[in-house]
Model confidence (mean pLDDT): 83 of 100. Predicted 3D model of a 525-nucleotide part of an RNA (small-subunit ribosomal RNA, 5' domain) from an uncultured prokaryote. The full RNA is in RNAcentral, with records from ENA. It matches the Rfam family "Bacterial small subunit ribosomal RNA".
Context: one part of a larger RNA
RNA sequence: GAACGAACGCUGGCGGCGUGGCUAAGGCAUGCAAGUCGAACGGACAUGGUUUUUGGGUAACUGAAUUCCAUGUUAGUGGCGAACGGGUGAGGAAUACAUGGACAACGUACCUUGGGCUCGGGGAUAGCGGCGGGACUUCGGUUCCUUUGCGAAAGUGCCGGUAAUACCCGAUAACCCCGCGGGAUCGCAUGUUCCUGCGGGCAAGGCUCCGGUGGCUUGAGAGCGGUCCAUGUCCUAUCAGCUUGUUGGUGGGGUAACGGCCUACCAAGGCGACGACGGGUACCGGGUGUGAGAGCAUGACCCGGCACAUCGGAACUGAGACACUGUCCGGACACCUACGGGUGGCUGCAGCAACGAAUAUUCCGCAAUGGGCGAAAGCCUGACGGAGCGACGCCGCGUGCAGGAUGAAGUCUUUCGGGAUGUAAACUGCUGUCAGGGGCUAGAAAGAUCUGAUCAGCCCCAAAGGAAGCCUCGGCUAACUACGUGCCAGCAGCCGCGGUAAUACGUAGGAGGCAAGCGUUGUUC
Numbered sequence: 001g002a003a004c005g006a007a008c009g010c011u012g013g014c015g016g017c018g019u020g021g022c023u024a025a026g027g028c029a030u031g032c033a034a035g036u037c038g039a040a041c042g043g044a045c046a047u048g049g050u051u052u053u054u055g056g057g058u059a060a061c062u063g064a065a066u067u068c069c070a071u072g073u074u075a076g077u078g079g080c081g082a083a084c085g086g087g088u089g090a091g092g093a094a095u096a097c098a099u100g101g102a103c104a105a106c107g108u109a110c111c112u113u114g115g116g117c118u119c120g121g122g123g124a125u126a127g128c129g130g131c132g133g134g135a136c137u138u139c140g141g142u143u144c145c146u147u148u149g150c151g152a153a154a155g156u157g158c159c160g161g162u163a164a165u166a167c168c169c170g171a172u173a174a175c176c177c178c179g180c181g182g183g184a185u186c187g188c189a190u191g192u193u194c195c196u197g198c199g200g201g202c203a204a205g206g207c208u209c210c211g212g213u214g215g216c217u218u219g220a221g222a223g224c225g226g227u228c229c230a231u232g233u234c235c236u237a238u239c240a241g242c243u244u245g246u247u248g249g250u251g252g253g254g255u256a257a258c259g260g261c262c263u264a265c266c267a268a269g270g271c272g273a274c275g276a277c278g279g280g281u282a283c284c285g286g287g288u289g290u291g292a293g294a295g296c297a298u299g300a301c302c303c304g305g306c307a308c309a310u311c312g313g314a315a316c317u318g319a320g321a322c323a324c325u326g327u328c329c330g331g332a333c334a335c336c337u338a339c340g341g342g343u344g345g346c347u348g349c350a351g352c353a354a355c356g357a358a359u360a361u362u363c364c365g366c367a368a369u370g371g372g373c374g375a376a377a378g379c380c381u382g383a384c385g386g387a388g389c390g391a392c393g394c395c396g397c398g399u400g401c402a403g404g405a406u407g408a409a410g411u412c413u414u415u416c417g418g419g420a421u422g423u424a425a426a427c428u429g430c431u432g433u434c435a436g437g438g439g440c441u442a443g444a445a446a447g448a449u450c451u452g453a454u455c456a457g458c459c460c461c462a463a464a465g466g467a468a469g470c471c472u473c474g475g476c477u478a479a480c481u482a483c484g485u486g487c488c489a490g491c492a493g494c495c496g497c498g499g500u501a502a503u504a505c506g507u508a509g510g511a512g513g514c515a516a517g518c519g520u521u522g523u524u525c
Base pairs, nucleotide, nucleotide: 001525002524003523004522006521007520008519009518010517013397014396015395016394017393018392019390020389021355027352028351030350031349032348035080036079037078040077041076043074044073045072046071047070048069049068052065053064054063055062056061087308088307089306096233097232098231099230100229101228102227103226106225107224108223111221112220113219114218115217116216117215119170120169121168122167128160129159130158131157132145133144134143135142136141149156150155176201177200178199179198180197181196182195183194184193186191206213207212234280235279236278241271242270243269246268247267248266249265250264251263252262253261283305284304285303286302287298288297289296290295310331311330312329313328314327333344334343335342336341361387363386364385365384369383370381371380372379373378400430401429402428403427410421411420412419413418434466436461437460438459439458440457443455444454469514470513471512472511473510474495475494476493480509481508482507483506484505490497491496
């Protein structure tokens, strides 16, 4: 000098764009952050219509029971999603990340594009109804109640019957899968690809407003993932030897897949001063800061990857998890309790206390972009879009402009003559940025229409009015005098000032620098 996720002191007008718990991966009140589909299914409820029977009424109409339908709402079964999005950096020095390769050792729901198919039957289960006590009874039921199976609650039992794109069985089926053979081709060792013979095995579901939309099987693609290899990735030798599933083989198991990944047996290997093993520290990269560069330092915000979700462990479901707002077990903590037993997980968005030098609103909206579900309308979305707070940073603008005295007053100084503040003010003329008030309305809307949380555009009015501070002035280093103080009080980055005329302390006047900031501290180069 430059930089900062900064903090502190003094000061503070406006706007744009960014940015804001670096400390306790310590604890959390409250609300919200993942739902959706009735065009998969049977119900329930509400409204309207309809069939049949019946009561009242002259009729209009109205009451009860019953059949079917439409519309709306929806607890449940079922489907898809919930593995994305969002947060954090505890762990991890290699199972991670970066770069380059490999899979002849792999997977893939939704999407795109081809081939083929979509037949017949069955048994359940949720929802629903009942469960206790009293009264009446024509023995069918009706009605009332301390809420009515059990339980304080969380929750959960028994009985009856019901639907499906839920579940099961059968059929059909290959260019699909498995096993045993034959031939050809290619290669990189195991092998790959193609042709062919025999045997065995595996599927489906409908809905519809008739336009469609779905289901099964099998190729290909895209995108996404899994695994392996090489190279690189901090300090420490006051860590020198480490290792028994350890290193390799065979058989078996397991996985989507290779493999000590696991297991039985066999052999005795494997790594290491080119630093094994141990200890410490640390998410990694694109980048960022600085620097002429080499380098050094760093990894906030944004993007990619990894890891984690109160601590530890485990699997289930699923195309995908060993799953932040799923399940189970154990621990710690907290809460409720009728003491028998239960419940919870903000490292999502706000917010709270605590910690700390220190870090924001319990805001608005799904209008845009994107995501989930749905045929759609739409619903959900603290992702996101915005607003709010903080000079925390960068950038822009303003706090007026022109004229105006041998130069007011005041203040400071003086050799008392004067000098400085200083065209500065007053005064005169002018302008109208920002802020203020009013009116109109482009654009962000994706141009048929509609749709804006929020921002913004144009015009007019008034009026110099509402808007300047901070640090320094001995040398380095731009800028000097007076008074006070008297090695005191104090200053200080270094040298050093202060003991009676201090340009170095304090105040004042003046000056210099920067400016809505200025200084100090911390850290990096």